[in-house]
Molecule: RNase P RNA; transfer RNA
Organism: Papillibacter sp.
RNA sequence: CGAGUAAGCUGAGCAGCCGCGGGAGAAUCGCCGAAAGGCAUCUCGUGAGGAAAGUCCGGGCUCCGUAGGGCAAGGAUAGCGGGUAACGCCCGCCGAAGGCGACUUCAGGACAAGUGCAACAGAGAUAUACCGCCGAAGGGCUUUUUGCCUUUCGGUAAGGGUGGAAAAGUGAGGUAAGAGCUCACUCGGCGGCUGGAGACAGCCCGUCGCUGUAAACUCUAUCCGGAGCAACACCGUGGAAGAGCAUAAAGGCCUGCCCGGCCGCUCUGAGGAGGUGGCUUGAGCCCAUUGGCAACAGUGGGCCUAGAUAGAUGGCUGCUUUGAACAGAAUCCGGCUUACAGGCUUGCUCGCACC
RNA sequence: GCCCCCGUACCUCACCAGGAUAGAGGGUCCGCCUCCUAAGCGGAAUGUAGUGCGUUCGAGUCGCGCCGGGGGUGCCA
Numbered sequence: 001c002g003a004g005u006a007a008g009c010u011g012a013g014c015a016g017c018c019g020c021g022g023g024a025g026a027a028u029c030g031c032c033g034a035a036a037g038g039c040a041u042c043u044c045g046u047g048a049g050g051a052a053a054g055u056c057c058g059g060g061c062u063c064c065g066u067a068g069g070g071c072a073a074g075g076a077u078a079g080c081g082g083g084u085a086a087c088g089c090c091c092g093c094c095g096a097a098g099g100c101g102a103c104u105u106c107a108g109g110a111c112a113a114g115u116g117c118a119a120c121a122g123a124g125a126u127a128u129a130c131c132g133c134c135g136a137a138g139g140g141c142u143u144u145u146u147g148c149c150u151u152u153c154g155g156u157a158a159g160g161g162u163g164g165a166a167a168a169g170u171g172a173g174g175u176a177a178g179a180g181c182u183c184a185c186u187c188g189g190c191g192g193c194u195g196g197a198g199a200c201a202g203c204c205c206g207u208c209g210c211u212g213u214a215a216a217c218u219c220u221a222u223c224c225g226g227a228g229c230a231a232c233a234c235c236g237u238g239g240a241a242g243a244g245c246a247u248a249a250a251g252g253c254c255u256g257c258c259c260g261g262c263c264g265c266u267c268u269g270a271g272g273a274g275g276u277g278g279c280u281u282g283a284g285c286c287c288a289u290u291g292g293c294a295a296c297a298g299u300g301g302g303c304c305u306a307g308a309u310a311g312a313u314g315g316c317u318g319c320u321u322u323g324a325a326c327a328g329a330a331u332c333c334g335g336c337u338u339a340c341a342g343g344c345u346u347g348c349u350c351g352c353a354c355c
Numbered sequence: 356g357c358c359c360c361c362g363u364a365c366c367u368c369a370c371c372a373g374g375a376u377a378g379a380g381g382g383u384c385c386g387c388c389u390c391c392u393a394a395g396c397g398g399a400a401u402g403u404a405g406u407g408c409g410u411u412c413g414a415g416u417c418g419c420g421c422c423g424g425g426g427g428u429g430c431c432a
Base pairs, nucleotide, nucleotide: 001351002350003349004348005347006346007345008344009343010342012320013319014318015317016316017315018314020047021046023044024043025042026041030039031038032037049326053337054336056335057334058333059332060331061228062227063226064225074224075223076222077221078220079093080092081091082090083089094108095106096105097104098103109219110218114217115216116213117212118211130160131159132156133155134154135153136152137151138150139149140148141147168186169185170184171183172182173181187209188208189207190206191205192204193202194201195200232277233276234275235274241268242267243266244265245264251263252262253261254260284303285302286301287300288299289298290297291296356428357427358426359425360424361423362422365381366380367379368378374412383399384398385397386396387395405421406420407419408418409417
């Protein structure tokens, strides 16, 4: 320098003017109100994201459930160890596959508990004899031997061909021909021994040679009570309900007074509209340090960072290099997944060149 | 917020414990019939099974992630 790999950061900036939500303060001059206070005015300060998204997992919180326990059903997870409030997340390791490598991917428990399925092709699909090879008996050709053809019975999984998969592989022995039938090496499963915290690894010994499929039923182990902030709690005009008091006076409203008109009054408790709380100080963020390979945890210091309820974050101008990408909080956190223009940083690998 | 369902030919729908070439009805086109049309008869064309990755020998079908569409539900009087 080129190619690659892994991880992380950023997500336009500055200035001026106008506007919007929340908060604090001022002024008591404007409006409303009996007051408290509210509206308006002025000042100060603050105001979206890395995904606020999908709503896919896990929790906090609240109510139901009168016991928080068990069983069943249903669902979820699946190598091992650790982290965490918890997780299906994260870290480290093991095994398998891919890559020259850095590194990446894995739904990676059990088909040797049982059941199901495996189309087509092929003789045969979990058990088979189509061709071939071999033997026995018979027949034909041939003068006879050798040999050739053929029928029946039997043996044979070495060879042919089909298939994703065909009865462990290679070599030797062995045999009528063959075959783990036997032997050596290798491969795979199970049991034992040794090492390791464990997944596993090693090697020797013994034994077996057993198709694939559980993202088929199923089995094993572990976990899960349900609903969701429109949860839930408090206040609550009126109307409906119940109780009490009144029978034409009192009282209330129009209405400040008279006349006139209209209306029974008071209380209780549930609760629709509406209002308040829940609502943002939290498993919080930043820095330093200690422990740990790491995820993470401990200690010390500092910081406060949107809370609306029809829902605020916008617009214009100028400059910087250009109308920047995906996209907008609504109960709150931890993750995952998905979308994303451009820019930046670091570790590592391979190749080439030079010193 | 909490849930459910669907996506297959131009249209409406099948195919379902996975098996090769994906079907049916309507519509379209061509031919026959008829003086012409309709009806009738015969024939033809039409598909990346929404999309991507995986499991499997094999995927429309099974699993996961996206995309699009539709629906249900939320106190009381």